[in-house]
């Protein structure tokens, strides 16, 4: 150089065949419990859905190009 696959919360990853509000666990905060801590437990806060454009009444999801990481080839 080719071809394939991945990018959504700090980190792990969901997200169906485009649909009305963007989640989970974990980790942060608070609170309960307890003497105390830790568990477990109830709440809360965090998203430019990797960047730029297309397409559509609507895009995390579909097109085009760019980036970046992974793998297989040469």
């Nucleotide at each position: 150089g080719g071809c394939a696959g991945c990018u959504u919360a700090g980190c792990u990853c969901a997200g169906c065949u485009g649909g009305u509000u963007a989640g989970a666990g974990c980790a942060g905060c608070g609170g309960a419990u307890u003497c105390a801590u830790a568990c477990c437990c109830c709440g809360c806060a965090g998203g430019u859905c990797c960047c730029c454009g297309g397409u559509u009444c609507g895009a995390g999801u579909c097109c085009g190009g760019g980036a970046g990481c992974u793998g297989c080839u040469a």
Transfer RNA from a Capsulimonadales bacterium, 74 nucleotides, folded computationally. The sequence is in RNAcentral, with records from ENA. The organism belongs to Capsulimonadales, within Bacteria.